[in-house]
Context: one part of a larger RNA
RNA sequence: UGACGGAAGGGCACCACCAGGAGUGGAGCCUGCGGCUUAAUUUGACUCAACACGGGAAAACUUACCAGGUCCAGACAUAGUAAGGAUUGACAGAUUGAGAGCUCUUUCUUGAUUCUAUGGGUGGUGGUGCAUGGCCGUUCUUAGUUGGUGGAGUGAUUUGUCUGGUUAAUUCCGUUAACGAACGAGACCUCAGCCUGCUAAAUAGAUGUGCUAUUCCUGAAUGGUACAGCUUCUUAGAGGGACAAUGGGUGUCUAGCCCAUGGAAGUUUGAGGCAAUAACAGGUCUGUGAUGCCCUUAGAUGUUCUGGGCCGCACGCGCGCUACAAUGGACGGAUCAACAAGCUUAUAACCUUGGCCGAAAGGUCUGGGUAAUCUUUUGAAGCCCGUUCGUGUUCGGGAUAGAUUAUUGCAAUUAUUAAUCUUCAACGAGGAAUUCCUAGUAAACGCAAGUCAUCAGCUUGCAUUGAUUACGUCCCUGCCCUUUGUACA
Numbered sequence: 001u002g003a004c005g006g007a008a009g010g011g012c013a014c015c016a017c018c019a020g021g022a023g024u025g026g027a028g029c030c031u032g033c034g035g036c037u038u039a040a041u042u043u044g045a046c047u048c049a050a051c052a053c054g055g056g057a058a059a060a061c062u063u064a065c066c067a068g069g070u071c072c073a074g075a076c077a078u079a080g081u082a083a084g085g086a087u088u089g090a091c092a093g094a095u096u097g098a099g100a101g102c103u104c105u106u107u108c109u110u111g112a113u114u115c116u117a118u119g120g121g122u123g124g125u126g127g128u129g130c131a132u133g134g135c136c137g138u139u140c141u142u143a144g145u146u147g148g149u150g151g152a153g154u155g156a157u158u159u160g161u162c163u164g165g166u167u168a169a170u171u172c173c174g175u176u177a178a179c180g181a182a183c184g185a186g187a188c189c190u191c192a193g194c195c196u197g198c199u200a201a202a203u204a205g206a207u208g209u210g211c212u213a214u215u216c217c218u219g220a221a222u223g224g225u226a227c228a229g230c231u232u233c234u235u236a237g238a239g240g241g242a243c244a245a246u247g248g249g250u251g252u253c254u255a256g257c258c259c260a261u262g263g264a265a266g267u268u269u270g271a272g273g274c275a276a277u278a279a280c281a282g283g284u285c286u287g288u289g290a291u292g293c294c295c296u297u298a299g300a301u302g303u304u305c306u307g308g309g310c311c312g313c314a315c316g317c318g319c320g321c322u323a324c325a326a327u328g329g330a331c332g333g334a335u336c337a338a339c340a341a342g343c344u345u346a347u348a349a350c351c352u353u354g355g356c357c358g359a360a361a362g363g364u365c366u367g368g369g370u371a372a373u374c375u376u377u378u379g380a381a382g383c384c385c386g387u388u389c390g391u392g393u394u395c396g397g398g399a400u401a402g403a404u405u406a407u408u409g410c411a412a413u414u415a416u417u418a419a420u421c422u423u424c425a426a427c428g429a430g431g432a433a434u435u436c437c438u439a440g441u442a443a444a445c446g447c448a449a450g451u452c453a454u455c456a457g458c459u460u461g462c463a464u465u466g467a468u469u470a471c472g473u474c475c476c477u478g479c480c481c482u483u484u485g486u487a488c489a
Stems, first nucleotide, its partner, number of pairs: 001489002003486003007483007016473002020437005027322003031318004035313002043054002065308005071302001076119005086113001089108002092105003123296002126294003132290001134284003137280003144183003148179002150159003162174001164173002188273005194240002198237004204231002207228009243266001245261006324430001328389006341375002350369003354365004396427001401422006443465002446462005
């Protein structure tokens, strides 16, 4: 100087507690991991920092695993064989999962591309992440880290980097053997909020005036179409705007903090991004034509084809979905979003309106869209109104199973998915434990995208409805700083 202490003192955090909310843990199912089983059930990762993670929703492919069958895509060099032929391909039959001349029988064909041997390459989802790069994660979301000159010490080192107050902050005020600096924090970047001020818009609108159709009828409402000027709404460029501004209180009347006023906005305005120093023998060789070494390299660990497996089920654990009902179920009506996405290889493959058929799933015929133009005002769910059910494992719940109809795909059995009828299981609010969370947040509720031929109970976003309870503490769990102890490094 560190590390550790069941040492002391400060400070901090809903990956801590308190006050609460939603739960998870119990049930059924989905999914990941272990175990068991298996030809194979490929494999990585195992406290936070493995386990709906590998963007990992695997029918073939993927695919690495298993049972089998082909092919060489063995560069190049040297030597050999060899135009009297190095070698290549093949009908049929046998053989085979196979219309693989794979092999055999049989002969044709080809013509220096190859074949044999050695050296040497190449390929490898083979090994090693404890040989590595790069990337990511974590220590670590806290405030921490460093050198120059000066001071102290023989020196390692220390001071700077601090008694105190303050802050989200080593943020500032101040103290001061330190002075002046750098990285990090902050500033910065992106998104969300405000602008009746600027620039505009037949890919956005509203307003006015014509023409015209319907309902109704003085004239009004709703459409279609044309023109005019405009930019409030919409879109998006340039800008502005907040600085705790003003007042009061508190505080060394410093840094600041609290309350009120004004304001679109007063928790760093809110949410993200970026993010120091030092590390880990954290993860990844299965992202890469990044890569060392080792292994293998023609009976292949290369590659491709067929089939199977990754889904297997006495069991244990984790993330979730659906519920246990009346704040509800079923039926009918009414009525509102935002983020996003969309085909050309060739007539077709993408998003799909509308018409018709069909109980539905779906089919069919047209039409628009390379998109602020069409899908699409995505008329979403919940919520709201009415009727019914009447606390009964009940019209709660929808697992399991049978039959049928479609769709995707070469292929659906171990049932891809969807729909219809029947079947009607556990579950009556979940022990010990334990997770997440402070405002448009939790929770509820759907939608879009990713994956995608088909398939969400997943993930990432987006809006809609929208609480209760703190606004504190260091008691538990941890983190940071100071002091202290140590036979530890």